A computed fold for an 89-nucleotide RNA from a Chloroflexota bacterium, annotated as c-di-GMP-I-GGC riboswitch aptamer. The model forms 90% of the base pairs in the Rfam consensus. Lineage of the source: Bacteria > Bacillati > Chloroflexota.

């Protein structure tokens, strides 16, 4: 520099449950261990994906569809940036 072993230390924690937050996606804490070799960190780097409060406009009196400010997801891609063991060169 490249890579990740049926290796060894160690790290993270889905999904389900509790508890708190939030309109909702989701977040946080605790528990749990699906699975991760960057599943560290970066949503003010590009795409995707999900949520739509307040209004707003349709239906027409049920609320239920649409649009919207703005949110969330890096455990959905890619890029970016650091790093731990090791192994080859």
């Nucleotide at each position: 520099u490249u890579c990740g072993a049926u290796a060894a230390a160690g790290g993270c924690a889905a999904a389900a449950c509790c508890g708190g937050c939030g309109a909702a996606a989701g977040c946080c804490g605790g528990c749990g261990u699906c699975g991760c070799a960057a599943a560290g960190c970066c949503a003010u780097u590009g795409g995707g994906u999900c949520u739509a409060a307040c209004g707003c406009c349709a239906c027409g009196u049920a609320g239920u569809g649409g649009c919207c400010a703005a949110g969330a997801u890096u455990g959905c891609c890619a890029g970016g940036u650091u790093a731990c063991c090791g192994a080859a060169a």